[in-house]
């Protein structure tokens, strides 16, 4: 961070499988990505499930998910302005 090179990851969906569930895992498939390589859910935001407060909403408490929703930290490829 480019009208480069050589790559690299994989949105949505469809299958199959797993969970109450957010979601996850494998396959196909590419929307996109200069870190969409690691770590970090005890930085924040958001979601999902028990609860209590009449139900919902909300609020509180408690348990889980999202790192491709931002931040943060580690560490990498190539080499134009």
């Nucleotide at each position: 961070g480019a009208g480069a090179a050589g790559g690299g990851c994989a949105a949505a969906c469809c299958c199959g499988u797993u969970g109450u569930g957010a979601g996850g895992c494998g396959g196909g498939g590419g929307c996109g990505c200069a870190a969409a390589g690691c770590c970090u859910a005890g930085g924040g935001g958001u979601c999902u499930c028990c609860u209590a407060g009449a139900a919902g909403g909300c609020u509180g408490g408690g348990a889980g998910g999202u790192a491709g929703c931002c931040g943060g930290g580690c560490u990498g490829c190539c080499g134009a302005a």
c-di-GMP-I riboswitch aptamer from uncultured Rubrobacter sp., 81 nucleotides, folded computationally. The prediction has a mean pLDDT of 85. Of the family's consensus pairs, 95% are formed in the model.